RNA sequence: AUGGCGACUGGCGAUGGAUUCCGCCUUCCCGUGAGGGUAAACCGCCGUGCGCUUGCACAGCUGAUGAUUCCUGUCCCAGU
Numbered sequence: 001a002u003g004g005c006g007a008c009u010g011g012c013g014a015u016g017g018a019u020u021c022c023g024c025c026u027u028c029c030c031g032u033g034a035g036g037g038u039a040a041a042c043c044g045c046c047g048u049g050c051g052c053u054u055g056c057a058c059a060g061c062u063g064a065u066g067a068u069u070c071c072u073g074u075c076c077c078a079g080u
Stems, first nucleotide, its partner, number of pairs: 010025004016071003020067002028037003044061002047058004
């Protein structure tokens, strides 16, 4: 110096919030510093067409969880 692993910090897991747990990412640049920018993880499913496996357009469908529990919002049914 480079690479790998681990820890810490922060972020993410198709619609809001919280607890707990799980998984994933955590790069680089500027600045004396505070801090600022940026990358990654992430961005559902079916059909058709175009692209050519990275995606786009049209049409349709399910769900407030990644998982658990609760709250809030929305929808449907039943009862009062």

Fluoride riboswitch aptamer (crcB RNA motif) from an Opitutaceae bacterium, 80 nucleotides, folded computationally.
The sequence was found by an Rfam model in a public genome assembly.
The organism belongs to Opitutaceae, within Bacteria.